Overview:
Predicted 3D model of a 379-nucleotide RNA (Bacterial RNase P class A) from a Desulfobacteraceae bacterium. The organism belongs to Desulfobacteraceae, within Bacteria. Rfam family: Bacterial RNase P class A. Rfam's curators write: Ribonuclease P (RNase P) is a ubiquitous endoribonuclease, found in archaea, bacteria and eukarya as well as chloroplasts and mitochondria. Its mean pLDDT, the model's own confidence on a scale to 100, is 78.
[in-house]
Parts: sequence; C1' cells; structure tokens
RNA sequence: GGAGUAGGCCAGGUGAUCGCCGGCGCGGUUUGCGCCGGAGGAAAGUCCGAACACCGCAGGGCAGGGUGCUCCAUAACGUGGAGUCGCGGCGACGCGAAGGCAAGUGCAACAGAAAGCAGACCGCCUCGCCCCCUUCGGGGCGCGGUAAGGGUGAAACGGUGCGGUAAGAGCGCACCAGUUUCCCGGGUGACCGGGAAAGCUAGGUAAACCCCACCCGGUGCAAGACCAAAUAGGGAAGCGCUCGAGGGCUGCCCGUCCGAGCUUCCGGGUAGGUCGCAAGAGGUGCCGGGCAACCGGCAUCCAUAGAUGAAUGAUCACCGCCUUCCUGGGCGGGUAACCGCCGGAAGGAACAGAAUUCGGCUUAUGGCCUGCUCCGGCC
Repeated sequence: GGAGUAGGCCAGGUGAUCGCCGGCGCGGUUUGCGCCGGAGGAAAGUCCGAACACCGCAGGGCAGGGUGCUCCAUAACGUGGAGUCGCGGCGACGCGAAGGCAAGUGCAACAGAAAGCAGACCGCCUCGCCCCCUUCGGGGCGCGGUAAGGGUGAAACGGUGCGGUAAGAGCGCACCAGUUUCCCGGGUGACCGGGAAAGCUAGGUAAACCCCACCCGGUGCAAGACCAAAUAGGGAAGCGCUCGAGGGCUGCCCGUCCGAGCUUCCGGGUAGGUCGCAAGAGGUGCCGGGCAACCGGCAUCCAUAGAUGAAUGAUCACCGCCUUCCUGGGCGGGUAACCGCCGGAAGGAACAGAAUUCGGCUUAUGGCCUGCUCCGGCC
C1' cells in the first nucleotide's frame, strides 16, 4: 500500500423571523402572552415472542401448528451467549433446516444387465452336443455356477493384499474403513481420546410422507371502558319458550355452561365526545458475580412526542462533524517516507416519518474508529 474479516460509535447544535402540536402558568367579550418540550437506528417489513384488554372459568380427545446437537440466559421467542460436530475458506472467520432411513411407505432424468436385499451386456468355469485338426489345441450351441476382471454412471451392495476354488466370492486370514457391543480416562453435557471383541458390511433423500421428544386457548388498541344524542321500542317471515330456538368453550367431536327470546329480509336514525395514551420486563452512572449472554445491589432521572385525515416545518447566519487540497502557511517528532497540532480554501451529510407498548430477527443506508488475517513493497 492492497484485499478481506469481526465489532463499536455518530446521524448534529445555537440564534433570529414566520408557522404548527402538547404541557404548565397568567389572562380572557374579543382566544392572547410567557416558559418548557416536540420522530428513528432502523420509526421500515409485520417475520417471531410477550405485556395489556375482552371471551371462557371445565375440561378431555382428535386435528392443526411450532421447535429439533449440548449447556446456560430471558417475561417469552423460531431470539441471544458459550460450546460440540459437520461443511466452506490459505487464513482471520463464516454457514448449518444439526433427532430417526436397521419402524414403514415413497422419489431419483439419461446411461447401464442391474439403482435396494437389484442384477448378467462383454467375460471366467464345470458338464453335454456338433465341427475342424496327426496331436497340442481351436470354433459354435445349450443347461448350470460366478460377480473377482472390463464397460455404463454422480453413485454398482466395503477397500488393499495373500490363501483358497472348477472358476470365483469375507469363503478364510492380515491390515484399513464403517457398524454394533463392552471397558478405561476427560467433560454438567453434546462429545473427545484410548483399548477389546464380533466377518456384522446396512447408497442418497425426512427443506419427502412418516416416526420420536418437547411446547402451543382465541381475538386483537379498528382490543376495550364510559358518556351524550337521534330515530320509527317500525313492518314481515321462520323457529322457540324448560319436551330448550339460539349462543359460549379454536376447527371438529364428547362433555359442560348460559338461555326466553333468537335468526333472516325490508325500511329508518346515529357515525359525536372522553378515556385507553405513555412511569416502564424503563433510561443513565457506579460496584459485585459470570468467559459471555446476562443477573444482583446502590444512586439518580422522567416539564424526555402523544397526533386523530393525522403536529414536530420554512428561510438566513454561525458553530460543530466528515472528506480533499495547501510544507512554495506555521510549530513539533522523525534519517526519510511521513505523522501530530494550529491556520486557510473548497466540498459533503445517506436510508428515511411515531400512531398501544416492549424484547428480538430481517431489510435499506452516509461517515468515522478499533482488533485480527492474507498478499506485495520500502527502510
């Protein structure tokens, strides 16, 4: 100097003029004056989880959904931390939908004889028959055996070697790999290391159906609570009134509870206001525990948005921040390249707007800082 990788921080401030929203105070027929405050790191996506509200208070079963290595954290989560294993990368690091295919059922183009208990295309061997040949031997056909050799394929039912066999084959043996069982050591554990035995040899795929383990009430601030007003307490039909219409408990069933009115259609009125609405699983600082996520203690802060067709804006100036240039501006360090501070000039500021709140995840984006890895060069 280049390329990468992991993490952190910031996203402006002050003043003036005009214009909005909220709070407080003083006024007030006239709706004024003053002070204080007024979007985010993601407010986005609506992907998860909850708080809270209402229903149920009686649940049970089935269905459905979610998670899926271990331990820990958390209000909880599909989230986070630490690890184990696997894969990718030279590496720093990153990713993992990471239980089970020997419970069952499926799926896999083409090529190939054959792709899950499969298979014989070319081959090899025993036997039988035929032909040629002096013999050795050669050729053809058929029954049977074979899967070691060759071929096809991403993958062919463990690999290498020796023995054995008519020819072969884990058929046997040695070593290796895998699988199963047992033992020893380390670890809370996933798992890691080591040893022994058994010829036991069982492709891939569960982000296929499925099996296993654990978890799961519903609806959602347009939840919900209250106040006020208005109309026509209208009309018709069906069912029912304890022999139970209708409704609730998720979707279904069982069971159970409420219940005297309910359901459908036609027609009419209203669409207003207040609350919910921001003091919390809260922020900040310090101390302690913990590798960390996080937990505990003490102190302190909250005049820190609360709109409702939806406020927080516009203009000007200065400051701050960042980038580039000026050693032919200055000072300091340095052999030098260069670095630091001051000064001057020019330029830049992205993605993007709260609407019940909070914890995450994902996506968009400008600038700066720090650690680490690899490559190249110079002194």